[in-house]
RNA sequence: GACUCAUCCAGAGUGGUGGAGGGAACGGCCCGAAGAAGCCCAGCAACCGGUCCGCCUGUGGACGCGGUGCCAACUCCGGCCUCUGGCGUAGCUAGGGGCAAAGAUGAGCG
Numbered sequence: 001g002a003c004u005c006a007u008c009c010a011g012a013g014u015g016g017u018g019g020a021g022g023g024a025a026c027g028g029c030c031c032g033a034a035g036a037a038g039c040c041c042a043g044c045a046a047c048c049g050g051u052c053c054g055c056c057u058g059u060g061g062a063c064g065c066g067g068u069g070c071c072a073a074c075u076c077c078g079g080c081c082u083c084u085g086g087c088g089u090a091g092c093u094a095g096g097g098g099c100a101a102a103g104a105u106g107a108g109c110g
Base pairs, nucleotide, nucleotide: 003108004107005106006105007104008103013041015040016039017038021031022030023029026078027077028076043070044069047067048066049065050063051062052061053060054059055058075102079099080098081097082096083095084094085093086092087091
């Protein structure tokens, strides 16, 4: 980096270091000197492996030991269809449902 599958409305610090950025991209809207990113530690979760338990023997559960991951806002919001409400009404706006695009993470494959 290509492809396949699964998941993306829950959860996670009043710490140390650092010193101006960060939230993928674009637009918006936010976060940030009451301290951004990064790094360390703590934490969360349970995708893969492992160990243990149950049974309908390929599945359910427990642990959190190993490999990842994650730790503002739904993937922060955005496109299309649809339902309901409001509005001096070819539209805007608030909320619900569905489908996509792009992306993220894991596992597999090459």

Predicted 3D model of a 110-nucleotide RNA (SAM riboswitch aptamer (S box leader)) from a Chloroflexota bacterium. Its Rfam family is "SAM riboswitch aptamer (S box leader)". Rfam's curators write: The SAM riboswitch is found upstream of a number of genes which code for proteins involved in methionine or cysteine biosynthesis in Gram-positive bacteria.